[in-house]
RNA sequence: AGCUUAUCAAGAGAGGUUUAGGGACUGGCCCGAUGAUGCCUCAGCAACCAGCAUUUUAUGCAUGGUGCUAAAUCCAGAAGGUAAUUACCGAAGAUAAGAA
Numbered sequence: 001a002g003c004u005u006a007u008c009a010a011g012a013g014a015g016g017u018u019u020a021g022g023g024a025c026u027g028g029c030c031c032g033a034u035g036a037u038g039c040c041u042c043a044g045c046a047a048c049c050a051g052c053a054u055u056u057u058a059u060g061c062a063u064g065g066u067g068c069u070a071a072a073u074c075c076a077g078a079a080g081g082u083a084a085u086u087a088c089c090g091a092a093g094a095u096a097a098g099a100a
Base pairs, nucleotide, nucleotide: 003098004097005096006095007094008093013042014041015040016039017038021031022030023029025077026076027075028074043069044068045067048065049064050063051061052060053059054058073092080089081088082087083086
């Protein structure tokens, strides 16, 4: 890399540094020298796994491992399908846990 399962309209940003791109891809739309993006520090959100607690199979805590902190996964498209013109399933993508 690929496979399986689950989730994805909620939530949560400051400082330092870097310097022109960034939002996965395509189209749109948007963010960006009033400093994007990346990295670092601190803070926070969440609760997948571990841990701990309890009235024990569920709820809570947030110590550890990840993840995340513009916009619904920003919107649509993207094998295919169902109903019928726009919805839905799915696909694609992301994250977690797991198996080989």

Source information:
The RNA shown here (SAM riboswitch aptamer (S box leader)) has 100 nucleotides and comes from Gracilibacillus dipsosauri. NCBI's taxonomy places the organism under Bacteria, Bacillati, Caryophanales, Bacillaceae, Gracilibacillus. The coordinates come from a structure-prediction model, not an experiment, and the mean pLDDT is 81. Its Rfam family is "SAM riboswitch aptamer (S box leader)". Rfam describes the family as follows. The SAM riboswitch is found upstream of a number of genes which code for proteins involved in methionine or cysteine biosynthesis in Gram-positive bacteria.